[in-house]
RNA sequence: GGUUUAUAAAGAAGUGGCGAGAGACUGGCUCAAUGACCCACUGGCAACCAUCCGCAAAAGGGGGAAAAGGUGCCAAUUCCUGUCCCAAUUGAUAUUCGUUGGGAGCAUAUAAAAA
Numbered sequence: 001g002g003u004u005u006a007u008a009a010a011g012a013a014g015u016g017g018c019g020a021g022a023g024a025c026u027g028g029c030u031c032a033a034u035g036a037c038c039c040a041c042u043g044g045c046a047a048c049c050a051u052c053c054g055c056a057a058a059a060g061g062g063g064g065a066a067a068a069g070g071u072g073c074c075a076a077u078u079c080c081u082g083u084c085c086c087a088a089u090u091g092a093u094a095u096u097c098g099u100u101g102g103g104a105g106c107a108u109a110u111a112a113a114a115a
Base pairs, nucleotide, nucleotide: 003113004112005111006110007109008108013042014041015040016039017038021031022030023029025082027080028079043074044073045072048070049069051065052064053063055061078107083104084103085102086101087100088099089098091097
């Protein structure tokens, strides 16, 4: 890096360092010299793995506890969006474009697993 499975509407910031872009990509919109992003330390959130207790025994199964271990995370729903489907809407026309809402998917992120 690729594959599979699960999750993505909740939650959680201070200090110091650096010094210019950052939020994956597109278009928006936002954050940023009142110092963002990133790095370090401290603190916190959560509960994927691991741990413990029941259930189940077809399971990579479901429920609960705890937070000392391995990860993750701490602006905005994964910030919104992109492809398809459905519904509503005359917006001078509309199955076709736009707008709004919903669903599925793609992509991305994280965890876990096997190769």

SAM riboswitch aptamer (S box leader) from Parapedobacter pyrenivorans, 115 nucleotides, folded computationally. Rfam family: SAM riboswitch aptamer (S box leader). Rfam describes the family as follows. The SAM riboswitch is found upstream of a number of genes which code for proteins involved in methionine or cysteine biosynthesis in Gram-positive bacteria. Its family is annotated with regulation of gene expression in the Gene Ontology. The sequence was found by an Rfam model in a public genome assembly. The prediction has a mean pLDDT of 85.